[in-house]
Context: one part of a larger RNA
RNA sequence: GGACGAACGCUGGCGGCGUGCUUAACACAUGCAAGUCGAACGGGGAUACUGCUGGAAAGCCUUCGGGACGGAAGGCGGUAUUCGAGUGGCGGACGGGUGAGUAACGCGUGAACAAUCUGUCCCGGACAGGGGGAUAACACAUGGAAACAGGUGCUAAUACCGCGUAAGACCACGAUGCGGCAUCGCAUUGAGGUAAAAGGAGAGAUCCGGUUCGGGGUGAGUUCGCGUCCGAUUAGCCAGUUGGUGAGGUAACGGCCCACCAAAGCGACGAUCGGUAGCCGAUCUGAGAGGAUGAGCGGCCACAUUGGAACUGAGAGACGGUCCAAACUCCUACGGGAGGCAGCAGUGGGGAAUAUUGGGCAAUGGGCGCAAGCCUGACCCAGCAACGCCGCGUGAGUGAAGAAGGCUUUCGGGUUGUAAAGCUCUGUUAUAGGGGACGAAGGAAGUGACGGUACCCUAUAAGGAAGCCCCGGCUAACUACGUGCCAGCAGCCGCGGUAAUACGUAGGGGGCGAGCGUUGUCC
Repeated sequence: GGACGAACGCUGGCGGCGUGCUUAACACAUGCAAGUCGAACGGGGAUACUGCUGGAAAGCCUUCGGGACGGAAGGCGGUAUUCGAGUGGCGGACGGGUGAGUAACGCGUGAACAAUCUGUCCCGGACAGGGGGAUAACACAUGGAAACAGGUGCUAAUACCGCGUAAGACCACGAUGCGGCAUCGCAUUGAGGUAAAAGGAGAGAUCCGGUUCGGGGUGAGUUCGCGUCCGAUUAGCCAGUUGGUGAGGUAACGGCCCACCAAAGCGACGAUCGGUAGCCGAUCUGAGAGGAUGAGCGGCCACAUUGGAACUGAGAGACGGUCCAAACUCCUACGGGAGGCAGCAGUGGGGAAUAUUGGGCAAUGGGCGCAAGCCUGACCCAGCAACGCCGCGUGAGUGAAGAAGGCUUUCGGGUUGUAAAGCUCUGUUAUAGGGGACGAAGGAAGUGACGGUACCCUAUAAGGAAGCCCCGGCUAACUACGUGCCAGCAGCCGCGGUAAUACGUAGGGGGCGAGCGUUGUCC
């Protein structure tokens, strides 16, 4: 000198764009953050219309006994709309947060899988015949304070299960050809065995789905080469340890697991142990080499109170799923239960220190749905903060009686100083009024949180808008007074003990400017 997610002191007009718990991965009140589909299914409620049934009241007639008409309530259906549970499907494995752990194939980079999987999506081939038994909801009753639990009975499906059919799919046995990378791979083919399916909407055309196989795409898994902090005042480490055989397990290779056998394997090219740490693209600095950092944004990884486990599923060892254990908090009828903000806000605490319990799904994107649409604290916006960067303003011109005042003086003057006043202007900004967007893209129409915002026009008035640090040398900038090794200053050298340009104040000056200094950290 540059830089900062900064903090502190003094000061503070506006706008744009960014950024904002670096500390306690400390504890959390409250609200919201993951739902959706009635075009998979049965049943229920509400409203409107309507069909059947039902027959009341008023009115009419009456010989007062009643009669005809009338059509309400109620009951059972249908249609439409809608609501909330349930079965079922898809999604809750994405998106969002954090950096605790991890020195590791975790990450980066380059390769490999003849050792692998991949829902939805795209392309292509083939197919969907015929049956069955349940179960939630519901009803009834039971236990319990609750959470909830079990019982009996009924019912549906794109839920579940047999049967049939089925290939070049899978299993085991062969044949031929081609190829390779050792096990082998691919193609053609023989005979045998095994396993499929679901319907819905529509007047229909047709559309949305279903099963199986092949290919693609995307995503994931695994393996390897190289690189990846400090300590030797850590020198030896290791028993599933290293390898083999055989079983098991996995989507898949493998001590991944197990039985047996062998005794290996790693290490001064630093094993092991200890400390520290998420890694990278990048960021800062530097002429570069390098050094430092890893906030925000993007990629990967890990974690979700702590520890462990599996289930479901194409995908999880699952932040807002399940189970177990632990600590903590809460409810309780004391028998037993409930919870997990490192999602967005917000609270307490810690701290030098870090924001609103805001608006909207209008846009972009995501989930579900044929769609309409619903959900979305992702996201888009607004609020707060000079925290940062950038831009603008606080006026411009003229104005010497060089006014007054201040300071200083050798008492002549000098200086503040064209500075002010005065005069002439301008309207950036401000305030008020009027107009008023783009962002909206689907075939048309409709659709804007931001926002009556930006912007444009008009009017008003210089009116509302300057400070901070420094002035001994380094280092731009000097005098007076006070103080008297005191009070104090200080980055280094050093100032102060009676004439201090170094302390304090004033005048003057220098620097930067809505900032200026200080502190901390890095280069």
A computed fold for a 523-nucleotide part of an RNA from an uncultured bacterium, annotated as small-subunit ribosomal RNA, 5' domain.
It matches the Rfam family "Bacterial small subunit ribosomal RNA". Gene Ontology terms of the family: ribosome and structural constituent of ribosome.
Model confidence (mean pLDDT): 83 of 100.